[in-house]
Model confidence (mean pLDDT): 75 of 100. Predicted 3D model of RNase P RNA and transfer RNA as a complex of 437 nucleotides. It holds a member of the Rfam family "Bacterial RNase P class A". Gene Ontology terms of the family: ribonuclease P activity, tRNA processing and dimeric ribonuclease P complex.
This record gives sequence, structure tokens and C1' cells, in this order.
RNA sequence: UGGGUUGGACGUGACGAUCGCGGCCGGGGUGACCCGGACGAGGAAAGUCCGAGCUCCACAGGGCAGACCGCCAGGUAACGCCUGGGCGCCGCAAGGCGACGGACAGGGCAACAGAGAACAGACCGCCGAUGGCCCGCGAGGGCACAGGCAAGGGUGAAACGGUGGGGCAAGAGCCCACCGCCCCGACCGCAAGGAAGGGGGCACGGCAACCCCCGGUCGGAGCAAGGCCAAAUAGGCGACGAGGUGCGGCCCGCACCGUCUGAGUCGCGGGUAGGCUGCUGGAGACGGCCGGCGACGGCCGCCCGAGAGAGAUGAUCGUCUGUCCUUCGGGACAAACAGGACUCGGCUUACGGUCCGACCCACCCC
RNA sequence: UGGCCCGUCGUCUAAGGGCAAGACACCGGUCUUUGGAACCGGCGAUGGUGGUUCGAAUCCACCCGGGCCAA
Repeated sequence: UGGGUUGGACGUGACGAUCGCGGCCGGGGUGACCCGGACGAGGAAAGUCCGAGCUCCACAGGGCAGACCGCCAGGUAACGCCUGGGCGCCGCAAGGCGACGGACAGGGCAACAGAGAACAGACCGCCGAUGGCCCGCGAGGGCACAGGCAAGGGUGAAACGGUGGGGCAAGAGCCCACCGCCCCGACCGCAAGGAAGGGGGCACGGCAACCCCCGGUCGGAGCAAGGCCAAAUAGGCGACGAGGUGCGGCCCGCACCGUCUGAGUCGCGGGUAGGCUGCUGGAGACGGCCGGCGACGGCCGCCCGAGAGAGAUGAUCGUCUGUCCUUCGGGACAAACAGGACUCGGCUUACGGUCCGACCCACCCC
Repeated sequence: UGGCCCGUCGUCUAAGGGCAAGACACCGGUCUUUGGAACCGGCGAUGGUGGUUCGAAUCCACCCGGGCCAA
């Protein structure tokens, strides 16, 4: 200098003024309304995919079904999230990816091709020592019939270990060395795992994001939950109906257990869908210190920054800041994806850029 | 706001891990004075992106679009 990998921050702004919106708080007014104050969207507010807080079902026990997670250790209120480590794969490397328990619990699948797809198999082939046939006086030669082989080639996504050597008629873990595989395993590690060394027979394939088995987690609905007030209608009609284990209820479904106690439950029909509340102080933000590889935790200080209810925020000016260009005088611009609806912790998706840092590789110079 | 289901040729339906099928429509041909009908032939698709697997319309994840129910 170039290429690459990775972590973090920000989110077109800040201050002041003017006009225009919004609710909240305070004051004035009979009222319409007026004055003042503080404040006014996001990293994803989105998808509604997970987990919770909160509310209701009087309590919410165990089970079936169902759903989800799946290496180990941690973090967290919790999670299907995050952090670190292990193993496997990719990359020269920095790093990246992994839906990561089990294939002798059982079932199932592998089309086509191929001889043969799980303990199988002979298409092209190799041998033919032994037996058989033919020629030959004989030595010997020929046939490839019986028989032997699966090392070589081919098919396929995958072929029942790989390389080298010995041996054999030709071959084969048949034997040997190394690797692979299985068993034992000092030692290291909380663990997943790693592993010196030793022994072994060379045989015990693949798919579980197929069913399944194993381990673990899960009561259900949801702020349109739920409470209060006012008003209106038909306090209407029908079914079941016990007094202790039965009608009914206990909020996805099924039964068990447990429990409730009655003018209840279920069904049909009618009325009202108005106002207030829940509705913003939190597993909170910010700053500092300490502990930890890290996620994160502890302590101290300090702050309270939309609460709408058919649903609100733009414009102008000045200064600064930021970005781009530059003849260095200055000029221009304000970027994408996009806007709350009870509140948080995450995931996923959509995005234009800027800045800060670490590391790897290649080349060059000193 | 919450819950459930669906997406295959222009249209309507099949195909549940191994070559995407049929009908109607469309195009061409035959027949006919012409058209229709009939007959023959042809074209034409798995909502998108990734993953599992030898192989995916089918299994899984995310995205896009549509419909239904409750309130």
C1' cells in the first nucleotide's frame, strides 16, 4: 500500500428564536376559550415468532395426548435467547458454519443404473497347481469343463477398510508395517472431551429437518385481559337439577384426583356498545468503581424526558456540528428502511451511510 | 388485536420423498361454402429464498400474498 476477517458507537443532529400541531401539569373564565411550564417516536417502533411481568378463571396436584428444546459449563425473571469451551466441517490464515443425545429397542426407506445396496455379489475379467478332455514315444503343449478369485476395471450419491510389501496357480488382512476401527487406559479438565502407552480381530454400512426411543421444559386465556359508573331492554323462554358424592362449574382436548355449593350451569332471544380506570416508576435509563476470558453481576451517585383514544411534531432564520465537492475564496446537502398503543428480555426480516479499534495474508521500503 | 387455513399450466382439480397428470381454454391441422361440433397434434406450472437428503411440489426455517373465525 492492497485484499480480507471481526468487535463497538451513532442513527441528519445540537442550541436559541418565531409560527403551527398534541396531550399532561398549574392558573383564569358561566362557557366557548385564554395564559404559562416541562415534554413529544425506533434500531428496527415491523413480523406477531419465543419468553415473561400484570389481570382473570376460588386453588392449579399428578397423568394421557400435544408442542418445544437436545454436546458441556455458565448468564438471565425466564426463553426456542446470549456467553465461553468441546467436537466435526470449510478457509493458507485471521476467522466462519453446525437442526451437535440414540442406528444391536422396534418399524421403514434407498428410484434408475449396477453382478451385487447389508452381513450381498460375478458384467468386463485373472488363474486353471489338483481332477477331466485332446495332441505327443517322451519332455511337454493346448482346452477352459469342473474348480478357485473379488486384488484390477466398470455402475452408482454410497460397494462390506486405505497405502506399501510379502505370499499364492492367480488372489484375498492370508501375513507384516503404518493409518483407520474396536477394547483397556496412566495423566489433564467441574464437564463435554483430550490423551502417553498397551492389546486385538481385521469386522460390527447410510438416512432419525422418516416414524420412533431417551433426557428436559410447558395449566389456560389474554389489556379488545380486567375493574368502576351511568343508561336501556323482555329481572323473557326452554333443558338439567343433588343435599353428599351427584345435575352442573373449575377456560384448548381426554379422563382421574381434589374442590365449590346454587336460584347455578347450558342453549335461544332481546338491550347497551357511553364515560372513567387499567395507561406509565420499571427484572428502568445514565455515570463511576469493583469482580469476571465473557455474557453479566455487585456497590455508589444521580434522573424521571409521548401516554394518544380514530389516534398528534412540520416550516423558517441564525450559529455550531456532520457529509460531499473544491480553483482552498467557498459552495451545496441534511442520506436508506421506516413511525408507538400495557410494559419489558430476545429472535427474524428491511435498510443508506459515517467513525473508532483489533487481527490475518500478500507485496514494497528502511 | 388474537386464532386458524391455504398458495400447482390462463382456469378447475390430481400427484404424500423417486419421470409433475387430466379436463376446459389457447395455437396448428383434418372435415365443411363458412362457422360450430367432432377428430388429431402441440404449448403451458409447484408463491419466493435458503437448508436436510443421492434426490423435495411433498420434510424443515424464514419471507411474500390470499381467505375464514372471534372480538